[in-house]
RNA sequence: GGGCGUAGCUCAAUCGGCAGAGUGUCGGGCUACCACCUCGAAGAUGCGGGUUCGAAUCCCGCCGUCCG
Numbered sequence: 001g002g003g004c005g006u007a008g009c010u011c012a013a014u015c016g017g018c019a020g021a022g023u024g025u026c027g028g029g030c031u032a033c034c035a036c037c038u039c040g041a042a043g044a045u046g047c048g049g050g051u052u053c054g055a056a057u058c059c060c061g062c063c064g065u066c067c068g
Stems, first nucleotide, its partner, number of pairs: 001067005008023004017053001025041005046062005
């Protein structure tokens, strides 16, 4: 100087308009039990400001991480 930071984990969100998926976790169904399968639930925008009717997204600072 540059990239990145969103759910426990891995990643989306069409360059400003309802934050999602896979996997995992929990509960129900299924099963003699477990597994598989199936239905449902909980769970997140690193922190602090600014702009805007509206910010994960734009601007500033800080923190962490990676690259040079």
This is a predicted structure of a 68-nucleotide RNA (transfer RNA) from a marine eukaryotic metagenome. The sequence is in RNAcentral, with records from MGnify. Rfam family: tRNA. It is annotated as a transfer RNA. Gene Ontology term of the family: triplet codon-amino acid adaptor activity.